The RNA shown here (c-di-AMP riboswitch aptamer (ydaO/yuaA leader)) has 134 nucleotides and comes from an Armatimonadota bacterium.

[in-house]
This record gives sequence, structure tokens and C1' cells, in this order.
RNA sequence: AACGAGCGGACGUCGAGUUUGGGUGAAAGCCCAAAGCGGGGGAACCAUUGAUCUGGGGUGAAUGAGCGCAAGCUCUAGGGUGACUUUCGACCCGAAUCCGUCAGCUAACCUCGUAGACGAGCGAGAGUAUCGCG
Repeated sequence: AACGAGCGGACGUCGAGUUUGGGUGAAAGCCCAAAGCGGGGGAACCAUUGAUCUGGGGUGAAUGAGCGCAAGCUCUAGGGUGACUUUCGACCCGAAUCCGUCAGCUAACCUCGUAGACGAGCGAGAGUAUCGCG
């Protein structure tokens, strides 16, 4: 010097997963409360049209098809790419997990979460919002 690893910071991405106040702590973090955001349960009406099984249901974009003994491969509904919407293109994801025989919608009401993982710091066009400066 290069490369690699670890820790921290700045800017940002997916996501509901943020902010404020207090406690503890060297800090990170952890705990409590509130606000904000997100999820579940739960009438009438409506919907469904018996029950059972081969159960059924929830969060999530993550559903389905073909091939394969399997591992996996190819494609796909759908989703993401730097303020927002949209057009074209390029790149990528297309998982995981929870409830436990039970749940349609659903006002009142009840209740839960507020993580984790990262660097797609894309190209061009149209429109639009906020802030600052002149």
C1' cells in the first nucleotide's frame, strides 16, 4: 500500500415497527408511560347454506404450474429499487412463521405488536407536493 475482519457514525433501503417523557446505564441497550402507525378477536344487516373429513385459520408481496427419487431447476400471481404518482426500460424478491380443532363481514367493546435484515446510493420521460433562497 492492497485485501479482509470487527466496532461506531453519516446518508439511505425493505418493513407497521417511529416520536416524546421518565428510570437504569460509561455507552449501546433494557424497562415504564403516552402519542403515532400496524394487526387480531367481536353484533345487527348482508353473505355462506347441515355436519364431518383430506381439518381450518392468521401475519406477509411471497401464490401457483411443470420437471426431478431427492437436492434442486425453470416459469408465474404478486412485490421492491432512495419525497410522491405514472409510462418505458434495467436489476432484484417471489420466503418464513404463528394459532391449535377454533374465528365470514362486523358498530360498541376487548386485545396484541412497535421487530428484524440490509446497501437495489438504477436510467429516461410526464405530472405533482413541501421547504429554502432570490